[in-house]
RNA sequence: AGAGUUUGAUCCUGGCUCAGAACGAACGCUGGCGGCGUGCCUAACACAUGCAAGUCGAGCGCGAAUACCUCCUCUGGAGGGAGUAUAAAGUGGCAGACGGGUGAGUAACACGUGGGUAACCUACCCCUAGGCGGGGGAUAACAACUGGGAACGGUUGCUAAUACCGCAUAAGACUACGAAGUCCCCGGACCCUGGGGCCAAAGAUGGCACCGGCUUGCCGGUGCUGUCACCUGGGGAGGAGUCUGCGUCCCAUUAGUUAGUAGGUGGGGUAAUGGCCUACCUAGGCAGAGAUGGGUAGCUGGUCUGAGAGGAUGAUCAGCCACACUGGGACUGAGAUACGGCCCAGACUCCUACGGGAGGCAGCAGUGGGGAAUAUUGCGCAAUGGGGGAAACCCUGACGCAGCAACGCCGCGUGUGUGAUGAAGGCUCUCGGGUGUAAAGCACUGUCAGUAGGGAAGAAAUGCAUUGUGGUUAAUACCCCCAGUGUUUGACGGUACCUACAAAGGAAGCACCGGCUAACUCCGUGCCAGCAGCCGCGGUAAUACGGAGGGUGCAAGCGUUGUUCGGAAUUAUUGGGCGUAAAGCGUGCGUAGGCGGUUUUUUAAGUCUGAUGUGAAAGCCCCGGGCUUAACCUGGGAAGUGCAUUGGAAACUGGAAGACUUGAGUACGGGAGAGGAAAGCGGAAUUUCGAGUGUAGGGGUUAAAUCCGUAGAUAUUCGAAGGAACACCGAUGGCGAAGGCAGCGUUCUGGACCGAUACUGACGUUGAGAUGCGAAAGCGUGGGGAGCAAACAGGAUUAUAUUCCCUGGUAGUCCACGCAGUAUACGAUGGCUACUAGGUGUUGCGGGUAUUGACCCCUGCAGUGCCAAAGCUAACGCAUUAAGUACCCCGCCUGGGGAGUACGGCCGCAAGGCUAAAACUCAAAGGAAUUGACGGGGGCCCGCACAAGCGGUGGAGCAUGUGGUUUAAUUCGACGCAACGCGAAGAACCUUACCUGGGCUUGACAUCCCCGGAACCCCUUGGAAACAGGGGGGUGCCUCCGUAAGGGGGAGCCGGGAGACAGGUGCUGCAUGGCUGUCGUCAGCUCGUGUCGUGAGAUGUUGGGUUAAGUCCCGCAACGAGCGCAACCCCUGUCCUUAGUUGCCAGCAUUCAGUUGGGCACUCUAAGGAGACUGCCGGUGACAAACCGGAGGAAGGUGGGGAUGACGUCAAGUCAUCAUGGCCCUUACGACCAGGGCUACACACGUGCUACAAUGGCCGGUACAAAGGGCAGCAAUACCGCGAGGUGGAGCGAAUCCCAAAAAGCCGGUCUCAGUUCGGAUUGGAGUCUGCAACUCGACUCCAUGAAGUUGGAAUCGCUAGUAAUCGCGUAUCAGCGUGACGCGGUGAAUACGUUCCCGGGCCUUGUACACACCGCCCGUCACACCACGGGAGUCUGUUGUACCGGAAAACGGUGGGCUAACCCUUCGGGGAGGUAGGCGUCUAAGGUAUGGUCGGUGAUUGGGGUGAAGUCGUAACAAGGUAACC
Repeated sequence: AGAGUUUGAUCCUGGCUCAGAACGAACGCUGGCGGCGUGCCUAACACAUGCAAGUCGAGCGCGAAUACCUCCUCUGGAGGGAGUAUAAAGUGGCAGACGGGUGAGUAACACGUGGGUAACCUACCCCUAGGCGGGGGAUAACAACUGGGAACGGUUGCUAAUACCGCAUAAGACUACGAAGUCCCCGGACCCUGGGGCCAAAGAUGGCACCGGCUUGCCGGUGCUGUCACCUGGGGAGGAGUCUGCGUCCCAUUAGUUAGUAGGUGGGGUAAUGGCCUACCUAGGCAGAGAUGGGUAGCUGGUCUGAGAGGAUGAUCAGCCACACUGGGACUGAGAUACGGCCCAGACUCCUACGGGAGGCAGCAGUGGGGAAUAUUGCGCAAUGGGGGAAACCCUGACGCAGCAACGCCGCGUGUGUGAUGAAGGCUCUCGGGUGUAAAGCACUGUCAGUAGGGAAGAAAUGCAUUGUGGUUAAUACCCCCAGUGUUUGACGGUACCUACAAAGGAAGCACCGGCUAACUCCGUGCCAGCAGCCGCGGUAAUACGGAGGGUGCAAGCGUUGUUCGGAAUUAUUGGGCGUAAAGCGUGCGUAGGCGGUUUUUUAAGUCUGAUGUGAAAGCCCCGGGCUUAACCUGGGAAGUGCAUUGGAAACUGGAAGACUUGAGUACGGGAGAGGAAAGCGGAAUUUCGAGUGUAGGGGUUAAAUCCGUAGAUAUUCGAAGGAACACCGAUGGCGAAGGCAGCGUUCUGGACCGAUACUGACGUUGAGAUGCGAAAGCGUGGGGAGCAAACAGGAUUAUAUUCCCUGGUAGUCCACGCAGUAUACGAUGGCUACUAGGUGUUGCGGGUAUUGACCCCUGCAGUGCCAAAGCUAACGCAUUAAGUACCCCGCCUGGGGAGUACGGCCGCAAGGCUAAAACUCAAAGGAAUUGACGGGGGCCCGCACAAGCGGUGGAGCAUGUGGUUUAAUUCGACGCAACGCGAAGAACCUUACCUGGGCUUGACAUCCCCGGAACCCCUUGGAAACAGGGGGGUGCCUCCGUAAGGGGGAGCCGGGAGACAGGUGCUGCAUGGCUGUCGUCAGCUCGUGUCGUGAGAUGUUGGGUUAAGUCCCGCAACGAGCGCAACCCCUGUCCUUAGUUGCCAGCAUUCAGUUGGGCACUCUAAGGAGACUGCCGGUGACAAACCGGAGGAAGGUGGGGAUGACGUCAAGUCAUCAUGGCCCUUACGACCAGGGCUACACACGUGCUACAAUGGCCGGUACAAAGGGCAGCAAUACCGCGAGGUGGAGCGAAUCCCAAAAAGCCGGUCUCAGUUCGGAUUGGAGUCUGCAACUCGACUCCAUGAAGUUGGAAUCGCUAGUAAUCGCGUAUCAGCGUGACGCGGUGAAUACGUUCCCGGGCCUUGUACACACCGCCCGUCACACCACGGGAGUCUGUUGUACCGGAAAACGGUGGGCUAACCCUUCGGGGAGGUAGGCGUCUAAGGUAUGGUCGGUGAUUGGGGUGAAGUCGUAACAAGGUAACC
């Protein structure tokens, strides 16, 4: 720091997703050790049990048991005293307001920060001044009686105090009044003074001395003295209270709120200000800079992230606040409205004798519950801290430790070296190898864990004992301070740490491997199972699923999930945008607010600079230190961008005062204009009405019809009526803010512009709200209504036609008044100002020059257009009328859909408008441009494409192929053109792949091994054959040994055997090679370099001509090149040369005959050449290319024909020609045999043959080819047969012989228009040939039979010249078999005006929402399923307002006849003062009644929305989308 994802590709916009860091986490798999931290985020849910706040006997009264002392009949018992060392309570003091927990509530002076308190308080502590006199009356404990189950009481009696109460004293405090001073924020504050009023106290315990009492070692008292308490003041420290500036979440679909409300006066209350409370008076207060209401939330230091600014967060630690079962209340106290206090109400739990009582873990553990989820009912007060105490000491779940948990951070280990025959196994394999020094083996080390031994620091105090100095004191006593010595205290824990021992021994997993993103193969699976963060994988060769091997990354962890920040400049202050991507309000006027010209003086609010205070500690950062290191802990520093106070500066902004004229405005003079309003006037046209002329049609359309018309239309003439709109002028002309404005003149009226002077003196600009105007359609009331025309009706069109077209036609369109308030209200471009090259039109006004004048030319200002530079832009484009460069202000945007919708509110008569979400769903939606493709877009051009012609097909019969059907099988493939007389150049067996049946299993075929035999031939049994069996004959070739006989080995062949393997026309042409078809013999398809463009790409290849052609020429930011075109090749057309046999014959001889002699001139044959190149002439053309015409020539502009097929397209065809990956079969899907089938037949289609006849049929005669084939062959002459053919065999391996007759044609005859002398199907009979065999199922012949068919509907095919048409001949395959295929020649036409249309193609251009590319894309209803949402008669919770009822406890105010110790008076009986129970009142929580608001749940049903598999109906949009689209 970026990356993936919209497209065929590109750039942009824009969302989604990923890589990072973090966590109080959870889950999955795994798990060796240690250190330091952390650990109910949920139910502020309910809690069993234990503990968490007590202490002081040196304040006080009592006081059991034990210990202690004494005595005794010493196992044991009794008595006594002292009096706290100890118990239980009591009285009294201090502390229970701290510490600890939690975050429910709270949007607030709650918190943070800075101030104020002249408006306040403060126990314990410290400093300081002074004091502490003398009395009184009670009461608990206790005892007795008594109530109750208990909790808890009641009555009587006794008693103490540092408990309580008068009195005295009063420096001082407080207080009303009077006088002076100082300060001040002008309200007061402080201080001094005068005489008044008022307010205190408590003792305890040590030492010494003296006195008294008795129980003779104790008690009491007095004096002196010490310590601790106590009282009154002053001060301090620390801590509270209160006030205040600033900061502190979301919703405006919460816009008004408030009656103690805002203020004042008097009073009350508080420690203290204050409506805090009360009475009266005034009518205010708050609010768009967001009141009120609703939702959410403890706040902060900090924490996480980030470059920062920010964003998110508020666990642990620290500060503040709030709360303590829920609600209310006060008491005590210095302090509470009190977590482990009280009272009341409520809910819940427990006890109960049913009368009544008890309780509050959000303290530490722990339990249940909730939850994805969070620990031990541990040890200790040893340390630190706290409470009480004089102290010892006691208490302390604060705290210190330990336990549990990989929850986090940090550290360590699981070994190190060597070791190749590169071991085995696994996996893979391109068979080489890789995994891999990895292992084993050998050598070494010793961290952790283990065993044994040693073993800390944390402890310093206090107390006690003792020594010493000092203080106090009358004192060497006591006491206090300081210093020293000794002694006492460790939960953790025998822990950390150290040493020794043995041993590689006990210690590695998790995720990932398609791209992003580091890491690849095999097998399995087969759109299944599954994966997935996004894009997306999986339909038989998956690096994406599952497993394995291998690899990559991290590592005692690794992944997943969740959350936050980042990336995201994707809310943009730093740091975005708004012409077309989302986004400028339809447009003015103008309030608040924002911003604001030149200049002078001043001020100092902003601003800048310095100082001071504060910004707690911890944390972050820097420098050090301590644990072996680190995490962690710790010392110091820096920082803390902030706030406040204060000193200074004065440029800029602001404030104040003054001046100026250039911004703005006013006055004057001009001209322009569909600017607005009102009332008038005018002509043309349409329509209607009246009248005339006139006759059969008119009207309308692509074509028609509805319609009008003989009752007289249309047409035409005259007249009248009425309404609406204003031709020409008229124009990217004018005016207006916009909407908008058009005949003419009049009246009223707004604005802009130009010119020249004068005046005002910043008066300006923008503009949230508010408010005015605002097309068309629409609404209301009343008019009007000619034309046009929603709705509606009819006619057409159509498969349908609620459309488009036609005939009619009502609202409406028009006027007046009112409403509505929206538009693609657009320049899709807010307003103001300034600046930044030009060129060229046009409108208005002015200046200059010139003119008689109009023009023309130069120029200024204001408008309005076009082109274009810089610049900007994603591009398109904009460009002084900016989308350029800048300032200011307003409005608006933040992915698509849902949706401009729902709900709520406001407006409206309604229609509806304004404001405006969410759930859910998708990974895109979009802009501009590019290349293609396409268009019922355009231009140019070509092709038997149409047209012009000739002949066919489609009708018939037959042949053949296909579909379908049938069948045991009818083998398989080919399916628009480009399958269908195609593979098949030839299915009776074979072929043959199919079916039935019979048999084989190393096999019909290949290689290797073993055994036997040569091969081979003949005969024979069973059988349909395959096959199974029997008999006989028979030994070859090469080589070695050997004289020979004979033996051995080998090649080839046959038989038997075992296994490796063979075999497969089985599947996949969508795994492939090769080959082929097609567009198309169309003229195209590309590259290098350069240039242009951000880029895809463009240019070249486009343009002007021309061509069959991207053929050539010219031009040109292109210049060249390649594959195609053309040419080179073959055949054919003319000539020449060479050569003449088997060919030829002009002349000579000869013959029936080129038969023979002869000849090679000609034909011909077959080799080589020549020839044609727009070369020549003329014209046209651009001086070109080229075209047109002509000459010559056998041939003329490619002479004709063939071969030749660019880049590519169709997943085109072929696994059945062949080859081949993968899969499948292996006594069968292989191979053999016989028979059958491929030849079936209601039907449909393609391709053909033969016909329908007279341009013909039949009969007779007669003429002329080319190209081929021939030895398992072609076969002549001859003979036989009507014939197919047979017999026979000359000749010929062929320019020699044969097939072989060419046919149409020509000549002659016959038939005479008919189902025929046309036509030949079908059928019967008889034959021939091939073949092992013609039944299924061949061809041909003869005789007989003689079907359909009389020229073929819609539709459709071929052909442009030696072509079509017509006629015959040959060949391949082949035993035989064709109407097919491939060739050959004979005869031999017609027509082409032309390119509008159909089809196909090429180039340019245009539109596009297509790119699988129009056989594209895509919209809506309906049907089905699912999902979320709105309405809904209602219904059920929560919350809140108002009114009323109600009224606990408490406090306060009266009252207080009952009761009453302290003080006063008293005649001692009592009275008074004061207090108090009770009762009354005020206020009020819970509760209740009634009625509203509001959030939510649910609801028969209803509405639209979204998503779904190949559903239904249509075809709306994208091309002119077939009626341009859209609002």
Predicted 3D model of a 1527-nucleotide RNA (small-subunit ribosomal RNA) from an uncultured prokaryote. Its Rfam family is "Bacterial small subunit ribosomal RNA". Gene Ontology terms of the family: ribosome and structural constituent of ribosome.